[in-house]
RNA sequence: UUAGAGUUUGAUCCUGGCUCAGGAUGAACGCUAGCGAUAGGCCUAACACAUGCAAGUCGAGGGGCAGCACAUGACGUAGCAAUACAGAUGGUGGCGACCGGCGCACGGGUGAGUAACACGUAUGCAACCUACCUUCCACAGGAGGAUAACCCGUUGAAAGACGGGCUAAUACUCCAUAACACAGGGGUCCCGCAUGGGAAUAUUUGUUAAAGAUUUUUUCGGUAGAAGAUGGGCAUGCGUUCCAUUAGCUAGUUGGUUGAGGUAACGGCUCACCAAGGCAAUGAUGGAUAGGGGUUCUGAGAGGAAGGUCCCCCACAUUGGAACUGCGACACGGUCCAAACUCCUACGGGAGGCAGCAGUGAGGAAUAUUGGUCAAUGGGCGAAAGCCUGAACCAGCUAUGUAGCGUGAAGGAUGACUGCCCUAUGGGUUGUAAACUUCUUUUGUUCGGGAAUAGCAGACUUCACUUGUGGAGUUUUGCAUGUACCGUUCGAAUAAGGAUCGGCUAACUCCGUGCCAGCAGCCGCGGUAAUACGGAGGAUCCUAGCGUUAUUCGGAUUUAUUGGGUUUAAAGGGAGCGUAGGCGGGGGGUCAAGUCAGCUGUGAAAUACGUACGCUUAACGUCCGUCUUGCAGUUGAAACUGGUUUUCUUGAGUGCGUAUGAGGCAGGCGGAAUUCGUGGUGUAGCGGUGAAAUGCUUAGAUAUCACGAGGAACUCCUAUUGCGAAGGCAGCUUGCUGGUCCGCUACUGACGCUGAUGCUCGAAGGUGCGGGUAUCGAACAGGAUUAGAUACCCUGGUAGUCCGCACAGUAAACUAUGGACACUCGCUGUCGGCGAUAUACUGUCGGUGGCUAAGCGAAAGCAUUAAGUAUCCCGCCUGGGGAGUACGAUCGCAAGGUUGAAACUCAAAGGAAUUGACGGGGGCCCGCACAAGCAGCGGAGCAUGUGGUUUAAUUCGAAGCAACGCGAAGAACCUUACCUAGACUUGACAUCUCCUGCAUUACUCUUAAUCGAGGAAGUCCUUUCGGGGACAGGAUGACAGGUGGUGCAUGGUUGUCGUCAGCUCGUGUCGUGAGAUGUUGGGUUAAGUCCCGCAACGAGCGCAACCCUUAUUGUUAGUUGCCAUCAUUAAGUUGGGCACUCUAGCGAGACUGCCCGGGUUAACCGGGAGGAAGGUGGGGAUGACGUCAAAUCAUCAUGCCCCUUAUGUCUAGGGCUACACACGUGCUACAAUGGUCGGUACAAUAAGACGCAAGCCCGCGAGGGGGAGCAAAACUGGAAAACCGAUCUCAGUUCGGAUUGUAGGCUGAAACUCGCCUACAUGAAGCUGGAGUUGCUAGUAAUCGCGAAUCAGCAUGUCGCGGUGAAUACGUUCCCGGGCCUUGCACACACCGCCCGUCAAG
Repeated sequence: UUAGAGUUUGAUCCUGGCUCAGGAUGAACGCUAGCGAUAGGCCUAACACAUGCAAGUCGAGGGGCAGCACAUGACGUAGCAAUACAGAUGGUGGCGACCGGCGCACGGGUGAGUAACACGUAUGCAACCUACCUUCCACAGGAGGAUAACCCGUUGAAAGACGGGCUAAUACUCCAUAACACAGGGGUCCCGCAUGGGAAUAUUUGUUAAAGAUUUUUUCGGUAGAAGAUGGGCAUGCGUUCCAUUAGCUAGUUGGUUGAGGUAACGGCUCACCAAGGCAAUGAUGGAUAGGGGUUCUGAGAGGAAGGUCCCCCACAUUGGAACUGCGACACGGUCCAAACUCCUACGGGAGGCAGCAGUGAGGAAUAUUGGUCAAUGGGCGAAAGCCUGAACCAGCUAUGUAGCGUGAAGGAUGACUGCCCUAUGGGUUGUAAACUUCUUUUGUUCGGGAAUAGCAGACUUCACUUGUGGAGUUUUGCAUGUACCGUUCGAAUAAGGAUCGGCUAACUCCGUGCCAGCAGCCGCGGUAAUACGGAGGAUCCUAGCGUUAUUCGGAUUUAUUGGGUUUAAAGGGAGCGUAGGCGGGGGGUCAAGUCAGCUGUGAAAUACGUACGCUUAACGUCCGUCUUGCAGUUGAAACUGGUUUUCUUGAGUGCGUAUGAGGCAGGCGGAAUUCGUGGUGUAGCGGUGAAAUGCUUAGAUAUCACGAGGAACUCCUAUUGCGAAGGCAGCUUGCUGGUCCGCUACUGACGCUGAUGCUCGAAGGUGCGGGUAUCGAACAGGAUUAGAUACCCUGGUAGUCCGCACAGUAAACUAUGGACACUCGCUGUCGGCGAUAUACUGUCGGUGGCUAAGCGAAAGCAUUAAGUAUCCCGCCUGGGGAGUACGAUCGCAAGGUUGAAACUCAAAGGAAUUGACGGGGGCCCGCACAAGCAGCGGAGCAUGUGGUUUAAUUCGAAGCAACGCGAAGAACCUUACCUAGACUUGACAUCUCCUGCAUUACUCUUAAUCGAGGAAGUCCUUUCGGGGACAGGAUGACAGGUGGUGCAUGGUUGUCGUCAGCUCGUGUCGUGAGAUGUUGGGUUAAGUCCCGCAACGAGCGCAACCCUUAUUGUUAGUUGCCAUCAUUAAGUUGGGCACUCUAGCGAGACUGCCCGGGUUAACCGGGAGGAAGGUGGGGAUGACGUCAAAUCAUCAUGCCCCUUAUGUCUAGGGCUACACACGUGCUACAAUGGUCGGUACAAUAAGACGCAAGCCCGCGAGGGGGAGCAAAACUGGAAAACCGAUCUCAGUUCGGAUUGUAGGCUGAAACUCGCCUACAUGAAGCUGGAGUUGCUAGUAAUCGCGAAUCAGCAUGUCGCGGUGAAUACGUUCCCGGGCCUUGCACACACCGCCCGUCAAG
């Protein structure tokens, strides 16, 4: 003492980037602000600077006396005098300027330059200096000449300069003296690391010194020398940024026992001469950037980033250069020169340097006072007092940081009232918060007291002794400061904000807004219900601060030494040889470089860490200890690495022998085929394609035969075969040549592995020169295809394809897998050897394949030919795009290759696997899906719906299938929602409150009608007599009302895929996981139906069955039904009967139950029997999980929004019925399988009292009159087609019936807009329908009529009913839809997907 999260996907695992949470800052900005303490405060323009201050001091070195003070008081003036004024005297204190000494080289500032011995660290100087300080030793004797100040002049605007004269010194000069100093000569001894160093003498020669002052007895000075201390100078090892798109640099350069100069000192430091060296891939040279360190921030650490404040070193002082003085400078507040800038000027000439402290301007996001004091600390001078000190100590400004304190504390619930906010209207929340009670007084305020920091030193006293030093005592001295601190008065009194609240990330609601305004660190919010914008309430976090921005470390193991990778995610060089380098087999000896251990020195202080102590605490400070992982020295150890030496054979190599192969190079030869040429035969086409055309061909093609020419390539054999380093290598044969395996174990003795730079090889295509050219064939031409077709297809065809020589140097150059060595279960093929003989079997060595265990891997997969376990070496990678692009360099004839960025932009890009969906992928299967048929639609007329148009309105909805005879099972009014006009406003309708009264009925006026006005009749039920109830009228507001909006806020209901066979779950198992398994497979079925198998075993929703109906039958029951037998009638009419039909209850029956065959002894299938019915008998109801934001707010319900004398309600009229047109669905037809007329049969389902209505009468008819019967097995209603006759005879007709006219009927207040029906008359289009398209598999299609709902009336529609009653199905290639399995996928809004390019607009 190591924390993670969000974001790629439908989901998953991984790779990988982006982003966040933490810390820090010389910070800035926004909002806010009570206090003191402490630290910090121009990061930008080393930009320019007004003004003041920042270095002086010594009179105890000197000459002096301008100014001040004292003393003396001559002379003069005024005055009677005192006195005043003026003035003399260096006499004294002192002292401006001057000579002289010391200092000014410190202290203070800044970081421009500098990549360097600049800094850090460790050594060295036997190659050096050092004023002041300390110690020791020896001296200080004489002499001299000047000069400044000053005085007098000259000159200049000034700064200043010059001349003459006087004068002093601790200034200067000379002589003397002198060495242990210096220099030279000659001997002795010792030492060392080469030059060399040291010591002792007795030696010799030469040279060089001085200054006095004060005081009255001492102190301070002076000179020479030797040491010390301090401070410096120089040299060296190691360490110290980035760029190789900077690879060569260098002439004093490198060296020299040479010589000379210079320095304090070594040295090319400088010069003469000689030699030609020196540095560099361990990065020279060049370029860019930068003061270095102690340390600071971060981090678990290793590291990364930084170098502000404090300390050390360096460098610089407007820019550049130079020296002088001095112990020390090449000198921030000195000099000289040059340059730029500023200022003064009399234009001649001068002055200046804030990167000292304050301050100004400028720059900038941004950084303070033109303050106080030398009291302390320190520095300079001085004997000292003292003077100077913008060093320093203090104060001022500043939330810039850090730490501390406060804004009150305790109690106080009917959790008060009100307000804000929310609400389901009950309440919740703000909230113990407040009020209220008690308490405290830090801070604030009033008044008062009041420090430490002071010790020195001076003066005085005293003690000790070395007699000028030390100790003790008294006294004097405080800027900050009347401050800190202490006491006291008053009183909760004077004091809270900022950010956030979708996830990450602690904290949620309402309103507003409506892809707007805006937010945003990432993901992302906002298009009418926003916890994401803005406001509010509430909450969360931090707190005198809180947020934002910027930078930096962390998280990021995301540059990986600790600690990553490279088959497919980014990444193995195309291959080999090989240099430097790195790494390297066994045994022995030795050395001690690496390594390890002990000790020594150093690693400044501050900082950091741990105690202790001092400020009321803390921050802060003081003391002590630790740390400082380093460097150097020294003493040991010897395992490992290394050096050296000796030895070994297993690594490596050599030899001998047997083999092997499409290994390479050169030459020769061969046959088949294509094309071309010549000749023969032969005749009209050939060729080509999906189909064609261009092309060739009667000048004879294609085809065929013979001969010939030429070039290129080598069929079969031929394969998970062989060989090669890779690229690559294939007819046969000859020559030359490289390699490999195996066997033997004779030889060498680690000779090895890898390999940056380098060298060589290197498919296809390409380039140059020269040949060659049969085929094929870029470019090009033509023909097709196509919307186009600069393509795919076809006909031609040039480069090229082939050979020689030379270049080029790249490929999915792939095993997408670098090389070497060792180790680690197995099974099974194959190639080459060997084990005498061996076609078998087996062992072994070397290759080449398949499968697999452990292990590894994100998975797919790899797995002795590793992607396993380890070692060594090399190449390469670090998000996607931009981009393998640009620039530069280099190679190339060129094409181009190699090397190889950035700006900008995105939040992903990517790998593997999963589930779906999809595929003009595959397999299996089904369906009136196709096919085979039948009948239609699409053409006509009409009906109906829709679109469009029109309109005051043509209400609204439905929109591929799955809207369009749909909602609507029926719009003249009503309906009705629309339009016009007129009315009403608590309302046409509901509840509550109050008052009055019945209700109700008919009438009159008015109006288009409602509305409105009038008057008449009438007087409810119940009662405990108080009243209550129902109803009506009036009033009040709460509210009613809305077919207004949103089906994308919803419930419910419905359509569709689809009556398709599917959809899931529990447990188990497999997988890191999404998921898989089950549900897949083999059969079978209408079916996930069943059987078998199986890591699955079971279960659920679906299928099937159970339900209804229909087909057969038994039984029970016979009225309204039926009638065989017996009577009877016009008639099952009646008696009678219940056998039959029928009705409707209960049963039976069908289950692959039986037989044969097939099949796995299965499921099941085929056939058969029996049976009314046979393999779910026919039909219906029944619709899994889900899909389509499918439909419906106009059936209903409902959230939210909207209207409220109207978007509500009432009334009349109109509209929904419009009409150039387009579409859907139907009806009727076009006719002879027919029309018309006549005759004659046979149903079923149903409905009926506001009804169905018979017989009868009237009418041509629709219908009318009248009304028996029937609330129904009872009464009501002529089924039609069919059948039997007659007629029409192929025509726009005796087909067809539209349209129109006239006359009528019915319903209804009402038939004009706008109903249906009848009769007579009229008699349109239409002669079977283009492309295309629909339905139907049997009692089906087709055809024929009947009934019902809705309904006053109004079907060609809809829903039902029965009658007649076919054709066809070979089959599953194709179209459409669906199911299962599998495969691919860059899709997941799921192919109506995704996505590329061009153009246009912006």